[in-house]
Context: one part of a larger RNA
RNA sequence: GUCAGCAAGUCAAUGGAAACAGCGGCUUAAGCCAUUAGGUGUAGGCGCAAUGAGGUUGAAUCUUCGGCGUUGUUUCCAUUCGACCCGAAACCGAUUGAUCUAGCCAUGAGCAGGUUGAAUUGAGCUCUCCACAGAGGCCUCGGAGGACCGAACCCGCGUAUGUGGCAAAAUACGGGGAUGACUUGUGGCUAGGGGUGAAAGGCCAACCAAGAUCGGAUAUAGCUGGUUUUCCGCGAAAUCUAUUGAAGUAGAGCGUAUAAUGUUUAUGGCCUGAGGUAGAGCACUCAAUGGGCUAGGGUGGCCCAAAGCUUGACCAACCCCAAGGAAACUCCGAAUACAGGCCUGAAGUCGAAAGUACAGACAGACUUUGGGUGCUAAGAUCCGAAGUCGAGAGGGAAACAGCCCAGAUCGUACGCUAAGGUCCUUAAGCAAUCACUUAGUGGAGAAGGGAGUGAUCGAGCGAUGACAACCAGGAGGUGGGCUUGGAAGCAGCCAUCCUUUGGAGAAAGCGUAAUAGCUCACUGGUCUAGCUCCAUGGCACCGAAAAUGUCUCGGGGCUCAAGUGAUUCACCGAAGCGACGAGACCUCGAAAGGCUCAGCUUUUUCAAGUGUCAGUAGCGGAACGUUCUGUCAAUCGGAGAAGGUUGUUGAUGACAACACCUGGAGAUAUCAGAAGUGGGAAUGCUGAC
Numbered sequence: 001g002u003c004a005g006c007a008a009g010u011c012a013a014u015g016g017a018a019a020c021a022g023c024g025g026c027u028u029a030a031g032c033c034a035u036u037a038g039g040u041g042u043a044g045g046c047g048c049a050a051u052g053a054g055g056u057u058g059a060a061u062c063u064u065c066g067g068c069g070u071u072g073u074u075u076c077c078a079u080u081c082g083a084c085c086c087g088a089a090a091c092c093g094a095u096u097g098a099u100c101u102a103g104c105c106a107u108g109a110g111c112a113g114g115u116u117g118a119a120u121u122g123a124g125c126u127c128u129c130c131a132c133a134g135a136g137g138c139c140u141c142g143g144a145g146g147a148c149c150g151a152a153c154c155c156g157c158g159u160a161u162g163u164g165g166c167a168a169a170a171u172a173c174g175g176g177g178a179u180g181a182c183u184u185g186u187g188g189c190u191a192g193g194g195g196u197g198a199a200a201g202g203c204c205a206a207c208c209a210a211g212a213u214c215g216g217a218u219a220u221a222g223c224u225g226g227u228u229u230u231c232c233g234c235g236a237a238a239u240c241u242a243u244u245g246a247a248g249u250a251g252a253g254c255g256u257a258u259a260a261u262g263u264u265u266a267u268g269g270c271c272u273g274a275g276g277u278a279g280a281g282c283a284c285u286c287a288a289u290g291g292g293c294u295a296g297g298g299u300g301g302c303c304c305a306a307a308g309c310u311u312g313a314c315c316a317a318c319c320c321c322a323a324g325g326a327a328a329c330u331c332c333g334a335a336u337a338c339a340g341g342c343c344u345g346a347a348g349u350c351g352a353a354a355g356u357a358c359a360g361a362c363a364g365a366c367u368u369u370g371g372g373u374g375c376u377a378a379g380a381u382c383c384g385a386a387g388u389c390g391a392g393a394g395g396g397a398a399a400c401a402g403c404c405c406a407g408a409u410c411g412u413a414c415g416c417u418a419a420g421g422u423c424c425u426u427a428a429g430c431a432a433u434c435a436c437u438u439a440g441u442g443g444a445g446a447a448g449g450g451a452g453u454g455a456u457c458g459a460g461c462g463a464u465g466a467c468a469a470c471c472a473g474g475a476g477g478u479g480g481g482c483u484u485g486g487a488a489g490c491a492g493c494c495a496u497c498c499u500u501u502g503g504a505g506a507a508a509g510c511g512u513a514a515u516a517g518c519u520c521a522c523u524g525g526u527c528u529a530g531c532u533c534c535a536u537g538g539c540a541c542c543g544a545a546a547a548u549g550u551c552u553c554g555g556g557g558c559u560c561a562a563g564u565g566a567u568u569c570a571c572c573g574a575a576g577c578g579a580c581g582a583g584a585c586c587u588c589g590a591a592a593g594g595c596u597c598a599g600c601u602u603u604u605u606c607a608a609g610u611g612u613c614a615g616u617a618g619c620g621g622a623a624c625g626u627u628c629u630g631u632c633a634a635u636c637g638g639a640g641a642a643g644g645u646u647g648u649u650g651a652u653g654a655c656a657a658c659a660c661c662u663g664g665a666g667a668u669a670u671c672a673g674a675a676g677u678g679g680g681a682a683u684g685c686u687g688a689c
Stems, first nucleotide, its partner, number of pairs: 001689006012080012025046003031040003050057001084226002087223001091216006102190009111180001113149003116145001122139001124138002127136003153177003157174005192208001194204003229623006239252005254360001255358004268343006279332001280330002285326002289322004296315002300310003364389010394405003409582004414578003420572003423556003429569001431568006442558001448542002452539002455536002458533004469526005475499003480494003505520001508519003583613003586609002589606004593601003624678001626675005634668003643662002646659005
């Protein structure tokens, strides 16, 4: 992993609600008799009167409406119990462990070989100090040491292998200690908040910040996982408030079911309201710009101080002019939204209000839009409004919860459309008309840049010849004055005139040491018909660098497009809409039946539609199947039960019926009742492979 079996809302008591049943006041409990059943039992409980702390006091009559009792069964829910199931780490108690390991006690054992040579000894020598004696040195004797090298033995520093190993800590090669705080045998002592510890929270029998075993015990878990057949109806929330509250819970909002009431109702139209947002404005408040006018301040002067007079640096209130800003400014002021009134139409399952019972939910996400925080950053975060997803399938966007279209009851080889498309992939137009683009732009990208290209507005020049090109001129006073070594149009400063002219600057650029020289402005000629410029918007270009491989149209491929703009007609295209058929629910109607037949009711059958039928959590309803019991002394069964393989038929489905074969002895309709009642998931449990 597969297969098979097992595996999770149960039982009791109490309380609430609903449905049904009995009685009208209801009802027994224990017990007793009897023993499938039932009878008895009236203690007690609920109800019938409330109010007040209490003493006390204490609800007239009738009636349309409205309301009210008790006991039991079933279902749903709550409380207390393990309380749907599995799951801790932990806490406490009692026992049991020192054959591992830590320390200690008692008694034993072990340490090849080699080296070094301390104290000490001696009738030795007499070299040195000293000269009584002694000390040192030499020689000799000696054999000390947590001494040295190195086996056994003990340890475990490095590397490699090993890593389901030889091994739940080893092997190989090196390494450290090896007469000592050494190693070791046997026996014994210390026990769990305790021991022992040359101290690492180490060790205490392979995983010790409190051993193991059993018990309290199904500890508790607001946390994770799981929770078993079918169909039908409706269908949420991810918000507010509170919380030792933030992964939980409670009340409210949102869902479901429900008797009764019966149009009160969403939406839409019209009318009437209050408002201070967007925008706008500067009349108030705040901040702020330029100018004018002019107090005040300031500077200087009148011999210093004071006072006074005066004054074109500068600052500047109020006022005036001009132009603006504001979430916490408003002389103004919408659209929407909101509130109230009236009306039409439609739905009839909708809608409204209250009550009761049962919930789930209180982690939301993105998109568009009004804002706050942030960097007008974020697939960021927090509010308001709407949509979708959540809980929504289908078509489109290549793929793609939240985008666009559109809300799936079921069936059909039927038709029409939406978004989006129509060269091939790929269903449908290489459709039509007029333009643009040459960049594969389309098919990523900014500031900025450019005689790209086509369109438009405006201005100017032009047959008295424009623009461009070519030919010619571009002069004189003068080398203007100053400066300077020099300055002659052209380093710099000042001035920038006059003349000849068709025209020519005291010179726009290059150049020279300074000149010279070459151009330009300006003018004429040749030629000839348009030329030049500002602006606007369209489509293109550059700007444009990344890591496996073209890789920023899904691909092929596309250029009077299969690109872009405008216009037009076709077609394709969904579970949308329509057609035909079927089902369920709802509403309305008809017929039959029943009753305390005025009328009401449910059951059965039939017909119709102005209808509805996506769905998670969840609520409600109706069913299928399994085991056992009654029905059952019945029915089926060796002329073949249960069980098994395969198949056919029927039903919306859980499933049912039947047939052949196998099997070889039990099974069970119908209507009821009771549950150890339904598996694919829990790193589920057990077994097999």
Description:
The prediction has a mean pLDDT of 82. Predicted 3D model of a 689-nucleotide part of an RNA (large-subunit ribosomal RNA, domain II) from Equisetum hyemale. NCBI's taxonomy places the organism under Eukaryota, Embryophyta, Tracheophyta, Equisetales, Equisetum. It matches the Rfam family "Bacterial large subunit ribosomal RNA".